[in-house]
RNA sequence: GAUUUAUACCGAUGAAGGGAGAGAAUAGGCUCCGUGAACUUCAGGCAACCUGCCCAACGGCGGCAAGGUGCUAAUUCCUACCUAAAGACAUUUAGGAAAUAUGAAUG
Numbered sequence: 001g002a003u004u005u006a007u008a009c010c011g012a013u014g015a016a017g018g019g020a021g022a023g024a025a026u027a028g029g030c031u032c033c034g035u036g037a038a039c040u041u042c043a044g045g046c047a048a049c050c051u052g053c054c055c056a057a058c059g060g061c062g063g064c065a066a067g068g069u070g071c072u073a074a075u076u077c078c079u080a081c082c083u084a085a086a087g088a089c090a091u092u093u094a095g096g097a098a099a100u101a102u103g104a105a106u107g
Stems, first nucleotide, its partner, number of pairs: 002106007013043005021032003026080004044072003049068002051065004055059001076099001081096006
C1' cells in the first nucleotide's frame, strides 16, 4: 500500500532543538504561525479500538485498569458529488455518498 469492519460535533500541552511555513491531496474559503510553523526529542495529559481483570449474570451501550496503538487549535476547520426543504435565486439548512484519519481483522 490492498480488502473488510468500527469510529470520527467529547476530551487532552509544557520544555529543548529547529528556523518558515502549517491546517492529507486539488480548488475556494477561513484560520494558526518570528509572542517561533512543519519536523525531532523529553516529560505530561486525553481517550478506551485491541488487551487484561471483575460480575446473581455477561452487556453490538456493564464496570475497573492502562500493557500495544492512537490522539493532544478550530466537527475530519468548512465547502466541493447526490437528494430534500427554504429562499431575497446571493445562498442557507438537513440527510446521504465519496475521500481522509485511526483501530482491529484478513491475505
The RNA shown here (SAM riboswitch aptamer (S box leader)) has 107 nucleotides and comes from a Cytophagales bacterium. The source organism's lineage runs through Bacteria, Pseudomonadati, Bacteroidota, Cytophagia and Cytophagales.